[in-house]
Order: sequence, then C1' cells, then structure tokens
RNA sequence: GCCCCGUUAAUCUAACGGUUCAGGAUAGUGGACUUUCAAUCCGCAAGCACGGGUUCGAUUCCCGUACGGGGUG
Repeated sequence: GCCCCGUUAAUCUAACGGUUCAGGAUAGUGGACUUUCAAUCCGCAAGCACGGGUUCGAUUCCCGUACGGGGUG
C1' cells in the first nucleotide's frame, strides 16, 4: 500500500429499514425494607464514532473519514 471485520451510555451486550421512550446486565443515583450496612424490591439519568448518499422513512443499506483488530506483497 491492498483486502476483510468491527465501532451502540462509565463498562459489557441486543436490535438489523417504520411499532412502545433504542431493550437487558453491571456500575451510578433517589426511595422502600432494615437499629445500621449489605442483600432484595421499585424508580431515575446516561448511548447508535463522524460526514455524505439512497429511501416517504436509516442505529440498520451504500460511500468516505477516524479509530481498533486480523490477513497479505
């Protein structure tokens, strides 16, 4: 240099064109319970890497950029 794969909250992970508010877990935080803490239960906040395109509609498809991983001369 070329080819392939990936990028979703602080962390891990699902969704795969429209449907609830992008779901779940850990962590955080408020409350309940408890003499207190832990555990448990009920809430809350926080996310589609960035730019463009296709489409009536994009987290999802296409192109590019960035970053990470793998392969190859």